Context: one part of a larger RNA
RNA sequence: UUCGCGUUAAGGAACUCGGCAAAAUGCAUACGUAACUUCGGGAUAAGUAUGGCCCCCGCAAGGGGGUUGCAGUGAAAUGGCCCAUGCGACUGUUUACCAAAAACACAGGUCCAUGCGAACCGGCAACGGGAAGUAUAUGGACUGACACCUGCCCGGUGCUGGAAGGUCAAGAGGAGUUGUCAGAGCGAUCGAAGCAGCGAAUCCAAGCCCCAGUAAACGGCGGCCGUAACUAUAACGGUCCUAAGGUAGCGAAAUUCCUUGUCGGGUAAGUUCCGACCCGCACGAAUGGUGUAACGAUAUGGGCGCUGUCUCAACGCGAAAUCCG
Numbered sequence: 001u002u003c004g005c006g007u008u009a010a011g012g013a014a015c016u017c018g019g020c021a022a023a024a025u026g027c028a029u030a031c032g033u034a035a036c037u038u039c040g041g042g043a044u045a046a047g048u049a050u051g052g053c054c055c056c057c058g059c060a061a062g063g064g065g066g067u068u069g070c071a072g073u074g075a076a077a078u079g080g081c082c083c084a085u086g087c088g089a090c091u092g093u094u095u096a097c098c099a100a101a102a103a104c105a106c107a108g109g110u111c112c113a114u115g116c117g118a119a120c121c122g123g124c125a126a127c128g129g130g131a132a133g134u135a136u137a138u139g140g141a142c143u144g145a146c147a148c149c150u151g152c153c154c155g156g157u158g159c160u161g162g163a164a165g166g167u168c169a170a171g172a173g174g175a176g177u178u179g180u181c182a183g184a185g186c187g188a189u190c191g192a193a194g195c196a197g198c199g200a201a202u203c204c205a206a207g208c209c210c211c212a213g214u215a216a217a218c219g220g221c222g223g224c225c226g227u228a229a230c231u232a233u234a235a236c237g238g239u240c241c242u243a244a245g246g247u248a249g250c251g252a253a254a255u256u257c258c259u260u261g262u263c264g265g266g267u268a269a270g271u272u273c274c275g276a277c278c279c280g281c282a283c284g285a286a287u288g289g290u291g292u293a294a295c296g297a298u299a300u301g302g303g304c305g306c307u308g309u310c311u312c313a314a315c316g317c318g319a320a321a322u323c324c325g
Base pairs, nucleotide, nucleotide: 001320002319003318004317005316006315007314008313010311011310014309019306027051028050029049030048031047036041038145052067053066054065055064056063057062068072080304081303082302083301084300085299086298087296088295092104093103108143109142110141111140112139113138114137120129121128122127146291147290148289149288151221152220153219156218157217158214159213160212161211162210165209166208167207171203172202176198177197178196179195180194183190184189222240223239224238225237226236249283250280261277262276263275264274265273
């Protein structure tokens, strides 16, 4: 010096990104126990007192008396607590070996498909799973307890339905045309049947165009100008555009650039935190919105207790490294 421990005057988070680590709490009995709440909880809330041994009484719990040590849950084992907020309801699951979480799952909600040889999945198929099930079932997608709710837009894309018209493949069809050839013609050339090649009209499915529906389908949810008897602001009006112009609720937010916004609280002092405001660069309603008791090795801020984290270091024990022998 490194590693692992123990103790420490006074102070007690002044340390630090941050109380990280350590200390503290801890058991039993009795008393006592708030907000909030889904009335179950919260709760071992918090907080307080007592604890050995001997004698007497008592079934016991316990009561009375006495006594001892620095110390009586005498060792070991054995919750620190409180306040506020974000996120996720919860127990659970996960990156075996840098992430345990706010991610995944979840019960619950909704939509879509599927009538059974089901849809769907595996397989070339046979066949198998679905299921020895049958719509209170099965598959797929999204959301994610519960409470209150879930607004407007179907123009685009998708899906579902429709079939009048347009377009339209193979196929059917065969007008016509070309080659060849008997034959005709002095020749140029013409040219039946057959065979062969090309082939117009016409008929013809789905799809697409088209017409509707559908957003808990993919998604989207405006601009400019003016106006009230101080000023300011604009309930109001005008105009342009759109499929429709963001409703309720929330809001400097896990979202706010400007920004350490402004005001209030907490501190002597607060870029964090809490409560408000709304000017939302760029919240917003199942890619769910807003709340929410309980829960959390979750995230953030504050407080009590406690301490070598620190002021500021010291001593001791064990192990290692190094040096000497």

A computed fold for a 325-nucleotide part of an RNA from Maridesulfovibrio ferrireducens, annotated as large-subunit ribosomal RNA, domain IV. Its Rfam family is "Bacterial large subunit ribosomal RNA". Taxonomically the source falls in Maridesulfovibrio (Bacteria, Pseudomonadati, Desulfovibrionia, Desulfovibrionales).